Overview
Model confidence (mean pLDDT): 84 of 100. Predicted 3D model of a 71-nucleotide RNA (transfer RNA) from a Gracilibacteraceae bacterium.

[in-house]
RNA sequence: AGGGGAUUAGUUUAAUGGUAGAACAGCGGUCUCCAAAACCGUCGGUGUAGGUUCGACUCCUGCAUCCCCUG
Repeated sequence: AGGGGAUUAGUUUAAUGGUAGAACAGCGGUCUCCAAAACCGUCGGUGUAGGUUCGACUCCUGCAUCCCCUG
């Protein structure tokens, strides 16, 4: 320099154009002499800037970060 892949909650990850889900973690409660475990509830997210579309995590383009391949 060229090519390919990834980026969603604190973490690990679903969602192939139609209201973004789950598990663990956190917080509150029940239970317990206390704590743990268990159970119930709750909080919290689409890397960034544009474009297409009635509607974008999803399609297109630029940029950023990480990984792989070629030279």
Lineage of the source: Bacteria > Bacillati > Bacillota > Eubacteriales > Gracilibacteraceae. Rfam family: tRNA. It was read from a public genome assembly.